[in-house]
c-di-GMP-I riboswitch aptamer from a Gammaproteobacteria bacterium, 86 nucleotides, folded computationally. The model forms 100% of the base pairs in the Rfam consensus. Rfam family: c-di-GMP-I riboswitch aptamer. Its family is annotated with cyclic-di-GMP binding in the Gene Ontology. It was read from a public genome assembly, where an Rfam model found it. The organism belongs to Gammaproteobacteria, within Bacteria.
């Protein structure tokens, strides 16, 4: 590399915590390794809701408001994609 039988899915992601480390005001982001809670989209978009955070702003020095700052593993919703049968 090509026939043939023949068995079977082969795999993929990676929360909670821990270890080092970055970065924000926080919320969380993010890199390295453990971990394996779950996910058939837990691949990838902040366009719509809900949820977190409040530096700076505004407000009796107050209570608090409130996103331009997050959460796609809260949901809808758009894009790409894998398998099995029909």
């Nucleotide at each position: 590399a090509u026939u043939a039988c023949g068995u079977u899915u082969u795999g993929g992601c990676a929360a909670a915590c821990c270890u080092u480390u970055u970065u924000g005001a926080a919320a969380g982001a993010a890199a390295a390794g453990g971990g394996a809670u779950g996910c058939a989209a837990a691949g990838c978009c902040a366009c719509c809701g809900a949820c977190c955070u409040a530096a700076g702003g505004g407000g009796g020095a107050g209570a608090c408001c409130a996103a331009u700052g997050g959460u796609a593993g809260c949901g809808g919703g758009g894009c790409c994609g894998u398998g099995a049968g029909g």